RNA sequence: GCCAGGGUAGCUCAAUGGUAGAGCAGGGCAUUUGUAAUGCUCAGGUUGGAGGUUCAAGUCCUCUCCCUGGCU
Numbered sequence: 001g002c003c004a005g006g007g008u009a010g011c012u013c014a015a016u017g018g019u020a021g022a023g024c025a026g027g028g029c030a031u032u033u034g035u036a037a038u039g040c041u042c043a044g045g046u047u048g049g050a051g052g053u054u055c056a057a058g059u060c061c062u063c064u065c066c067c068u069g070g071c072u
């Protein structure tokens, strides 16, 4: 330099162009003599960045940054 895959909550990952979610982690409550476990609940997001298409974009298009793998 070329090709492919990936970037979404603190972490691991979902989401067919139509309300951005789950598990774990965190706060609170219940339960327990107490802890753990369990149940309920709450909070947590510039979907890497910029622009475009669209009534509507995490998703489609363009540019760009970063990570992984392959080729040279």
Stems, first nucleotide, its partner, number of pairs: 001071007010024004018055001026042005048064005